RNA sequence: UGAGCAGGCCGGGCGGCCGCGGGCACGGGCGCUGGCGUUGGCGUCCGUAUCCGAGGAAAGUCCGGGCUCCGCAGGGCAGGACGCUGGGCAACACCCAGGCGGGGCGACCCGCAGAAAGUGCCACAGAAACGACACCGCCGGCCACUGGCCGGCAAGGGUGAAAUGGUGGGGUAAGAGCCCACCGGCGGCCGGGCGACCGGCCGGCCGGGUAAACCUCGUCCGGAGCAAGGCCAAACAGGGGCAUGGACGGCCCGUCUGCAAGCCCCAGGUAGGCUGCUGGAGCCGGUGGGAAACUGCCGGCCUAGAGAGAUGGCCGCCCCGCGCCGGUCGCAUGCGCCCCGGCCGGCGCGGACAGAACCCGGCUUACAGGCCUGCUCGGCGC
Numbered sequence: 001u002g003a004g005c006a007g008g009c010c011g012g013g014c015g016g017c018c019g020c021g022g023g024c025a026c027g028g029g030c031g032c033u034g035g036c037g038u039u040g041g042c043g044u045c046c047g048u049a050u051c052c053g054a055g056g057a058a059a060g061u062c063c064g065g066g067c068u069c070c071g072c073a074g075g076g077c078a079g080g081a082c083g084c085u086g087g088g089c090a091a092c093a094c095c096c097a098g099g100c101g102g103g104g105c106g107a108c109c110c111g112c113a114g115a116a117a118g119u120g121c122c123a124c125a126g127a128a129a130c131g132a133c134a135c136c137g138c139c140g141g142c143c144a145c146u147g148g149c150c151g152g153c154a155a156g157g158g159u160g161a162a163a164u165g166g167u168g169g170g171g172u173a174a175g176a177g178c179c180c181a182c183c184g185g186c187g188g189c190c191g192g193g194c195g196a197c198c199g200g201c202c203g204g205c206c207g208g209g210u211a212a213a214c215c216u217c218g219u220c221c222g223g224a225g226c227a228a229g230g231c232c233a234a235a236c237a238g239g240g241g242c243a244u245g246g247a248c249g250g251c252c253c254g255u256c257u258g259c260a261a262g263c264c265c266c267a268g269g270u271a272g273g274c275u276g277c278u279g280g281a282g283c284c285g286g287u288g289g290g291a292a293a294c295u296g297c298c299g300g301c302c303u304a305g306a307g308a309g310a311u312g313g314c315c316g317c318c319c320c321g322c323g324c325c326g327g328u329c330g331c332a333u334g335c336g337c338c339c340c341g342g343c344c345g346g347c348g349c350g351g352a353c354a355g356a357a358c359c360c361g362g363c364u365u366a367c368a369g370g371c372c373u374g375c376u377c378g379g380c381g382c
Stems, first nucleotide, its partner, number of pairs: 001378010012318007020053004025048010055353001059364002062362005067225004079221005084098005099112005113216002118214002120210003135157002137153007165183006184206001186203007229275004238266005245257004282301008319351012
C1' cells in the first nucleotide's frame, strides 16, 4: 500500500426562539360534594416555575418466557414443535465450546437424528431409477459373406440431478470383488474421550436418492390473550317500597289492582371513567468463579407511559460527503497556460433505515455515513 475475514461501537453536536406528552409544586376559573362556618376534599381547564421524554432495530409479529383469566385427579392415544455432543439460560427454534461433513490459498464461513426396520415416490431423457435391465459396443459359437441367429459380459460409449463402491494390479475368450493392495462403507474386538466421535486390528464381501413423504427414536408442549383481567358507573328499559287514584265499603283499618307524574331503594351492567401501566430475569462500575456463553457478591443510578395516540419545526455555528469558484504549493528544466494532486477560503446541494403502546430474552429483515480492535493473503521499500 492493495484485496479481504471476524468482532465491537456510533448513527449527528452546541446554542437561541416557538410548540407537544407526562410527573411534581404554586396560583386562578368552573363543576360536584362534606360542614353552622373561617374552610376542606375530588374532578377538569388555564397560567407560571422545574424535571423527564423513542430505537439499534421501537419494525416483521417468527420463536421462547413473565403476567392475567379460563380449564385441569392420574395415565394413555391423537396432534404440534424441535433434533450431532457437552454446557449456559426463566425458557427457546437462542448463545458458548467441541465433533463430523462441505467450501475457501488463507483469516474464516455453511450444514447436522435415523434411508442397512417397513411402505411410498423418483418428472424429462435413458436399455434400466431398485428388482430387475442391455441401445451402441466387447467376446465366443453357428449360418451366411460384411449381415443375421444363439450365448456370455457390464470394463468402455451414450442418457440423466443421480447408474449398482473408488483407484491400481492380477486374472479372463471378453469381463466382473472373480482375486489382491489401499481408500470408503458394514460388523466384531481393543484403546482414548463425560459425550458426539477418533485411532488400531480382524472378518466377510458391498446395500442409489428422498424423512418440509408416511414412518421410527428421543425431548418438550392445556387454551386464550392488556380489546387479558379488576373497580366505579350515567341515560332508557326492568323489579320493589312510600304516597295517591279506583274496586270491596257508609267511614277507618285491611285486601286487590291500573297508571300519568313524584321520591327512595335494588340487580345486571351498556355509554363513559379509573386501574392493570411501567422498578425490571433492569442499567452502569468494581471484584470473584468459568476456556466461553454465563453467573455470585458489593457499590451506584432511575431511565417515556400516550389512549386517535406526545418526542416536532425554524434559525445560526460546527461535523461528514459531493460539486463549483478563488488563492497558494508541487512535477529533476528558463517562461507562460492547461490537466492532475496537496493545503487554505467561499458558495450550493445532501446526511440513512425507521417511530414505543403490558413487559422481557432471542431470531430475521432494513439502514446514508463513520470509528475502533484482532487476524489473513498479496505487492513495494529498508